Transfer RNA from a Pseudomonadota bacterium, 74 nucleotides, folded computationally. The sequence is in RNAcentral, with records from ENA. Its mean pLDDT, the model's own confidence on a scale to 100, is 80. The source organism's lineage runs through Bacteria, Pseudomonadati and Pseudomonadota. Its Rfam family is "tRNA". The family is grouped with related families in Rfam's "tRNA clan".
[in-house]
Order: sequence, then C1' cells, then structure tokens
RNA sequence: GGGCGGCUAGCUCAGCUGGUGAGAGCACCCGGUUGACAUCCGGGAGGUCAAAGGUUCAAGUCCUUUGUCGCCCA
Repeated sequence: GGGCGGCUAGCUCAGCUGGUGAGAGCACCCGGUUGACAUCCGGGAGGUCAAAGGUUCAAGUCCUUUGUCGCCCA
C1' cells in the first nucleotide's frame, strides 16, 4: 500500500430482508425474603447505536468518507 471483518448500556453481546416505544445477560441502585450475608423474587436507573455527510416519508440497518481494533496479502 491492497483486501476482509468488528465498533450498539460500565462489561459481553443480540437486533433477521429499512418501519413497534433501541433490547438481553452480568454489573449497579431500591425494596422484599434472612438474625445477618449470599441465593432467590419484584422494581429502577443507565445509550448523541465510533464520527461526519448522503439516500429515504422513515436509517442501528443502505451508500460515501474518516477514525479505531483485529485478521490476511504484498
């Protein structure tokens, strides 16, 4: 230098062919249960979907560029 893949909650990830109100598990907070802790049960908070631009009535999803991480080729 060329090619491919990833980037979504604090962490690990899902999101199928563009259309509900962006989700799950763990972690965190509150309550219940216990003599207490853990487990368990109920509830809650937490996201500019890597950045910018474009297409569209509508973009996490499609297109372009950039950044970053990984792999392959030279």